RNA sequence: UAACACAUGCAAGUCGAGGGGCAGCGGGGAGGAAGCUUGCUUUCUCCGCCGGCGACCGGCGCACGGGUGAGUAACACGUAUGCAACCUGCCCCUGUCAUGGGGACAACCCGCCGAAAGGCGGGCUAAACCCGCGUACAUGCCACCGGGGCAUCCCGGAGGCAGGAAAGGCUUCUGCCGGACAGGGAUGGGCAUGCGGCGCAUUAGGCAGUACGCGGGGUAACGGCCCACCUAACCGACGAUGCGUAGGGGUUCUGAGAGGAAGGUCCCCCACACUGGUACUGAGACACGGACCACACUCCUACUGAAGGCAGCAGUGACGAAUAUUGGUCAAUGGUCGGUAGACUGAACCAGCCAAGCCGCGUGAGGGAUGAAGGUACAUAGUAUCGUAAACCUCUUUUGUCAGGGAACAAAGGCGGGGACGUGUCCCCGGAUGAGUGUACCUGAAUAAAAAACAUCUGCUAACUCCGUGCCAGCAGCCGCGGUAAUACGGAAGAUGCCAGCGUUAUCCGGAUUUAUUGGGUUUAAACGGCGCGCAUGGGGUCUGUUAAGUCAGCUGUCAAAGCCCGGGGCUCAACCCCGGCCCGCCGUUGAAACUGGUGUUCUCUAGUUGGACAGAACUAUGCAGAAUGCGCGGGUGUAGCGGUGAAAAUGUAUAUAUAUCACGCAGAACUCCGAUUGCGAAAGCAGCAUGGUUGGUCCACACUGACUUUGAGGCACGAAAGCGUGGGUAUCGAACAGGAUUAGAUACCCUGGUAGUCCACGCAGUAAACGAUGAAUGCUGGCUGUCCGGGGGGAUUGACCCCUGGGUGGUGAAGCGAAAGCGAUAAGCAUUCCACCUGGGGAGUACGCCGGCAACGGUGAAACUCAAAGGAAUUGACGGGGGCCCGCACAAGCGGAGGAACAUGUGGUUUAAUUCGAUGAUACGCGAGGAACCUUACCCGGGCUCAAACGGGGAGUGACUCAGGCAGAGACGCCUGUUUCCCACGGGACACUCCCCGAGGUGCUGCAUGGUUGUCGUCAGCUCGUGCCGUGAGGUGUCGGCUUAAGUGCCAUAACGAGCGCAACCCCCGCGUGCAGUUGGUAACAGAUAACGCUGAGGACUCUGCACGGACUGCCGGCGCAAGCCGCGAGGAAGGCGGGGAUGACGUCAAAUCAGCACGGUCCUUACGUCCGGGGAGACACACGUGUUACAAUGGGUGGUACAGCGGGAAGCCAGGCGGCGACGCCGAGCGGAACCCGAAAUCCACUCUCAGUUCGGAUCGGAGUCUACAACCCGACUCCGUGAAGCUGGAUUCGGUAGUAAUCGCGCAUCAGCCAUGGAGCGGUGAAUACGUUCCCGGGCCUUGUACACACCGCCCGUCAAGCCAUGGGAGCCGAGGGCGCUUGAAGUGCGUCGCCGCGAGGCGCGCCCUAGAGCGAAAUCGGUGACUGG
Repeated sequence: UAACACAUGCAAGUCGAGGGGCAGCGGGGAGGAAGCUUGCUUUCUCCGCCGGCGACCGGCGCACGGGUGAGUAACACGUAUGCAACCUGCCCCUGUCAUGGGGACAACCCGCCGAAAGGCGGGCUAAACCCGCGUACAUGCCACCGGGGCAUCCCGGAGGCAGGAAAGGCUUCUGCCGGACAGGGAUGGGCAUGCGGCGCAUUAGGCAGUACGCGGGGUAACGGCCCACCUAACCGACGAUGCGUAGGGGUUCUGAGAGGAAGGUCCCCCACACUGGUACUGAGACACGGACCACACUCCUACUGAAGGCAGCAGUGACGAAUAUUGGUCAAUGGUCGGUAGACUGAACCAGCCAAGCCGCGUGAGGGAUGAAGGUACAUAGUAUCGUAAACCUCUUUUGUCAGGGAACAAAGGCGGGGACGUGUCCCCGGAUGAGUGUACCUGAAUAAAAAACAUCUGCUAACUCCGUGCCAGCAGCCGCGGUAAUACGGAAGAUGCCAGCGUUAUCCGGAUUUAUUGGGUUUAAACGGCGCGCAUGGGGUCUGUUAAGUCAGCUGUCAAAGCCCGGGGCUCAACCCCGGCCCGCCGUUGAAACUGGUGUUCUCUAGUUGGACAGAACUAUGCAGAAUGCGCGGGUGUAGCGGUGAAAAUGUAUAUAUAUCACGCAGAACUCCGAUUGCGAAAGCAGCAUGGUUGGUCCACACUGACUUUGAGGCACGAAAGCGUGGGUAUCGAACAGGAUUAGAUACCCUGGUAGUCCACGCAGUAAACGAUGAAUGCUGGCUGUCCGGGGGGAUUGACCCCUGGGUGGUGAAGCGAAAGCGAUAAGCAUUCCACCUGGGGAGUACGCCGGCAACGGUGAAACUCAAAGGAAUUGACGGGGGCCCGCACAAGCGGAGGAACAUGUGGUUUAAUUCGAUGAUACGCGAGGAACCUUACCCGGGCUCAAACGGGGAGUGACUCAGGCAGAGACGCCUGUUUCCCACGGGACACUCCCCGAGGUGCUGCAUGGUUGUCGUCAGCUCGUGCCGUGAGGUGUCGGCUUAAGUGCCAUAACGAGCGCAACCCCCGCGUGCAGUUGGUAACAGAUAACGCUGAGGACUCUGCACGGACUGCCGGCGCAAGCCGCGAGGAAGGCGGGGAUGACGUCAAAUCAGCACGGUCCUUACGUCCGGGGAGACACACGUGUUACAAUGGGUGGUACAGCGGGAAGCCAGGCGGCGACGCCGAGCGGAACCCGAAAUCCACUCUCAGUUCGGAUCGGAGUCUACAACCCGACUCCGUGAAGCUGGAUUCGGUAGUAAUCGCGCAUCAGCCAUGGAGCGGUGAAUACGUUCCCGGGCCUUGUACACACCGCCCGUCAAGCCAUGGGAGCCGAGGGCGCUUGAAGUGCGUCGCCGCGAGGCGCGCCCUAGAGCGAAAUCGGUGACUGG
C1' cells in the first nucleotide's frame, strides 16, 4: 500500500445464594443380574435424595475493553462558557414502603414439515417472569400565599381533582444479599453558544422547510426536529454556495525566533464495523464478534431454499520498495458476573522474529626496527609506502564459553487463628499462590583466544599516485569530467570519514531576508493601474472632561495525563523510569488611564466659503479671413515636351495645345511667421481671428464655517491613433491594390496612380514605448543660476536694475540615497498614510472557462513540458557598409611588368611498384634544396646481415689487419691461394679480427607534450610597472586634452609623480676633410733609361689604400608660435633639418612553421619500421596554378671597329702566352696561395646593312656531328658546330613592383659544385628616367570617441520555414465513464397512524390499509474525467 478478499483456532460471559428441571459426571438409597474371597467388585434399572449441572426460563453484563481512519470542512475537534431546556443502571447518603390476588411462555412430552438451516401445531409447568387491586410520594391541571431571578420564568408552602409501585433468596437464626417509590450526591452522557485551526473567486450569488412567527406533534430535553397556517424573509466580498482535499487535538520534526511541515507509536475526543437503510431491547446502541430488509461477493444445496462478514489476536492470499508467532499465562494490573470460592478475559503481562530507532560495551593493552618477508610505487637497483603494522616478549579477560550460587516482581484481598472498638472497619500471627525463569545478578576457571564493515578521495568537502581506457566504456548533488600523459571513468596501492553499522533513494524543515509580521521590493533587473471622481475600507490636526473596548498590572478558575524544558532521585552508567516545578491561551475579577478607540466641549494652522486681482493653444457652439493645393475637357498668352530620381529610366501626362504663366470661379482640409527647456489641462491632449457660454488654477486681503480631511478595492466617467455601425463630405495625403524601376529574387525601400481612411454628426470600441518607462497625499532636509504668472519694498533721468515673498517650469549641484548609470526641495533623500503591482527564463499575455463587444478584439488568466539560465548597470577589448584626426607605393599620378605564347622551375591533381617527406590565404608554391646521373635518398623492387653498418664498456680466443692474385656473382659479399706485426720489466700490453655479454639503431608517430630557431602583424608606435589618487568592484588615471613629430618625438596643460621594454642615439657601409702610414698601389717636380710603358732612382705632393679623428647641432639669419617646433630658390657648407643604406624587431597574436637540421618527454619496431648492396624512382603527364627566362622587334636585329667598372674568386685551382680546331676544347707552357699573376665587361659610341614581313624578328622543337666532367651521361648532364625554324605581331576579367642614383636597362663575379639541368639565390658596378593635384574612395595601421544581444571576439552572434522519429499539452465530428442534484414511476424491512376482520380474560397482538424511507427503473439537464481521425504553438 487494497476501509482488498479471507481457510482455521481463540477474542464475553457469569450467577444453582432467582427458577423449573436432570441430558451427561460423581455420591447416596432401592431393586435385579454376574463373578467369586459371602461382603466386596462389576454391571443394569429406578428414585433429583445430595454434590453439581449441558440445554431452558430469569438477572446482570454484552453500549466497556480491543481495531481502523473509509466518511466528515461539521459545534466533528480544541478552548471557554451556559442549560430557568435535560437524562444517568451499577456506587454513596436520607426518608418511606413491600398488602392481597391472578396469568402466561420455554425447557419437557406428543405429532408434523424440511436435503439442511430451521420451523409449525397440540398439551403440562415454576419463578425475583407477566398483569390487575389497595396505599404512597413523584407528575399534570385549577385557584391561593411567600420569596427570588438574566427574558421566556424559577423555588417553597398548604387545598382540590386525575394518576402509575414492589420479590424474594441464603443462613450458623440474626445477620447478609436483594425489591419499590421519592429526594440529594457522585460518575457518565445529551444539547446550545463565543472564539480558533484548508485549497480554489477560472466556484459570486445561494436558499423553498428556505428565514422568522403562531398553534400543535415528537423527544430525556431545546429547536423547522416534524406538521398546518401566516409573513417574505434569511445567508454572502469580514467569502455565502459549489468543487477539491482532509479524521481533530495533546503533540512530533525543523528553525535563533517568528514560522513551516506532519498527526505513526502513547493519551483524549469523533466516526466507522462488507455497502446502504431500519428499528427493537435497554439506564445507555440505532449496537464490530445482536436483529430485520435491500445490493454485491463467497460458500452449501436434493435447485425449493440456506449460511457468512478478522478495520479483535495470531494466520492466509493479493497489492506492494516494504513490515513479525496460527507462542505462554491469568503470576501481576484492570474488567464482567457472583454473598464467596471462583469462572471468563488474544485487555494485559511475558516470550518469539527484525541493526527499524535510541543507549551502553567489545573485537585487546604495553613494548617491539634485521624498518623482516611480501605487496605496491618510483626519479629503478635503492629508496618510498603499507609500518610498530606483523613476527616476538610481557600483561589484561569486559562480552562470549564452561562450572557453581541465585533474586526482586508477592502483597493485599480472600482463607484459618487471635485482638480492639463504633458489627464492619482496623491490627497481629499462620499457611498457600510466579507465565516469564534457573532469567537478571554474583562468584570461579581457561584462552588474545570467538567478534569489522561500509562509503569516499576535482572543487564545494576531510582524503593522491600508478596502470588501463581514449567523447569509447562510463561518472555526475551542482559546476562539470572522458577526443593518448584523466588526482573526476575502471582497477590497484595508499589515504580520509564514519563505525555494528555505512552508503543510496524518497519525503519534511533549514540554509532561502528566494512570499520578507519579525524581514523584501517596483526609473533602467520581475513589478505603479492610461487618467480622474468616488461608496465601502484603512489612516488622521489642537485643548480639555468623561468612559474603559483595545492596552498595562495584581489575583482567581481553567489550560487532563503523558511529552518538551528546569531541579532532584532510582536501575553499576546511559537509554529508560520516578518525584517536584514551569508555560502560552481562554473565562472571570480588581485596579491604572499615558497612548489608540467611544462620547462631550474648545481652537484655527488641514480643508472650504467670501471679496478683489491676474495669466492661459483649458472646453464648447457659431461666424469670418488669407496663403497653399486640386479642380473648373471654361477664358487669355504660349509651344513641345512635362514629370520623375542618389544618378537614371519607365509607368504616367501632353498636338483634343499639356508643363509654364495671367485673371476669374469652386471645393475641402490645415492654420506660415509670432513660437520659446513658453503656457493650459487629471490624463488623452490643446495653436488663424472674433463673439457667446462653461470650467479649473494662482496671488492678495483674512470676513465666515470649524477637521468639514487623505487614500481609495469594487463602481462610474474620460481616454491618441487605428478600427466598427449609420448618414454626410472628400481638396490633400494615402493602408489595400495596379503599374514602372531596383534586385539573384524584391509580395520592400524609390517612382506613377489609387480605394478604405484621413474631415463632420451620432453611437460603439477602450487599447499604446497611454513614458518622467518614476501612484496619490502631507511634512522636513545646504546652495547657485535661468524663465513664466502674481504680491510687497527700494531705486531712478518714467525707469534699467536690486531686495523680499508665493505659485509653476528648467539647469547644475551639498548631504543623503542607489548595483551602478544616476536622482538630488518637481527626490530615486528623511518620515507617515492608503491603493496598485512583482517573485527565474521559455511555454504565454497563449489555452480553457467566465465577463464585455456588431465584429475586430478587450478584461481576467493557467498548466503540462522544457532550459541553467534569462536579465540590469558598468568595465576592458574586438567589431561597425558609426564619427573625428593621422600615416603607409594604400589609392591617385607616372614608369615597367604579370595574366595570352614557348621554355625553365615549384605546386596541385592524376598516374605509378615507388613517383620519399615537409611547407598550403596574406605569412605555401625558383620554399626546406647554397647543386637528386651512382652517392645523396628518407621511397619502390630484388639480393644479403642479425652484436648487427658505426661507437663505448667487460670477458675469452687468435696473431694478425692490410695487401696481391684467382673463381662464382648484378653487387654487397662468399670461397681459395700467397704475404704478414710492434713494445716488454716476459706477468703482459698496444693494435686488429673472431666469439660471448651489457649498452645499440630507427628521416617510425605526436610541432596539439616541448627546447631552440623562424615567419607574420611590423621598424607599426606602441606595451607596461612602482607609489599616489578615483571607483564596492572589474578597472581607471598616468598613456587623456591642445600644439608638434617619422616616432608615447617633444612642449604646454594636468591627481598625478616617476620609471621600464620599445622610438631615437650608441655599431657597420657610402658621401667631405685632417693627421699618421706609403707596398704589390699612385707619379707633380728632378734624374736615368726604352721601340714603348712609373720601366728605374727618387719623392709623399696628388689619386688611392688602411687606421684614427673632425664635421651637422635648427648652431646662425628672417617670419610664425607660449613653448616644442615649423616655414624660407636664406647664408655658410662636401653634406641641412632623420644626409643615403644596413644591422637592430617591445608586450604579444596566429595551439602559425619545424620531432626531416639539432636536442628532448611519451609511445611504437627489434632475423626489422634496423642495416648493406644492385637497379629503379623522386625528371612520369590529359590538365590547373604560382614564380621566372626569352620574345613578339627599327629606342630594334646583324656585321665590323671601339671606350670605361666594381664586388669578388683562384692550387685536384685561376691560367697569360704559343700551336691545333669554325667552335666547345685539346696539346705545350710562364706567372700567382694574390693591391704584384689570372679571371677578355656589356649596354654605350662610330660605320655599314635590314625597311615592317611571322621578317636578316623570335628562338622552341627535332635531325646530324662533336667537346668536357665523371666508375658511369639510356632513363637523366652541360657545352659546341651544321641543319630544322614552332608558338608568338604587346596579351580578357583581374593583378604586381618601386618615389632617385630609385624604376627600367646592361653586363660582371660568388656560394653550392667532379660536372650540371642557375633563366634560381645572394652580391657588384655601368647607363639612368617619369610622377605625386591630393586623401573622396580600395587595402593595412595608429589615437580619441560612439553603439553592441560580439569575447572562439563580425570568418562573431543569430531568426524562421522544411525532412524523419519521439514527448507533454490545447482544439476536435464524436464515443465512453464517474460523482452530485432535480423530476416521474415503483418501493423491502421498520417506526408511527387508522381499523367494522381474527387471536387473547386482559394488557395487547396478528391481518389489512395509509404516510415516510433505503434501494431499483425511466427522463431531461449540468459538472468532472478518459479517449478520438485530424490539427495548433
Model confidence (mean pLDDT): 81 of 100. The RNA shown here (small-subunit ribosomal RNA) has 1433 nucleotides and comes from an uncultured organism. The sequence is in RNAcentral, with records from ENA, Greengenes and SILVA.